[in-house]
């Protein structure tokens, strides 16, 4: 000075599943319509947590996921979203 890899933060991409039922409130002169909260059922998995193999190890065990379970989150839009690019900035080795 300093790629690789890890981390942050920015951008852009980024899925699945009822904008069901009921009840209450507000908006509206009223019905319908929307939205707020409460409940209640079904669904979905890629915030998050929880489980498990093979191999391998310091071998009564430790070991991973977009694989299961779905607590926890979601289920009209927004927001969030694992994961992929880019760029910045940390970190600090290899060289």
């Nucleotide at each position: 000075c300093g790629a690789c890899a890890c981390c942050g933060u920015g951008c852009g991409g980024g899925a699945g599943a009822g904008u069901c039922c009921c009840g209450u409130c507000g908006c509206c002169g009223c019905c319908a319509g929307c939205g707020g909260c409460g409940g209640g059922c079904g669904c979905c998995g890629a915030a998050g947590g929880a489980g498990c193999a093979a191999c391998g190890c310091c071998c009564c065990g430790c070991c991973a996921a977009c694989c299961u379970c779905u607590c926890a989150g979601g289920u009209c839009c927004c927001a969030g979203g694992a994961c992929c690019g880019c760029a910045c900035g940390g970190c600090u080795c290899a060289g």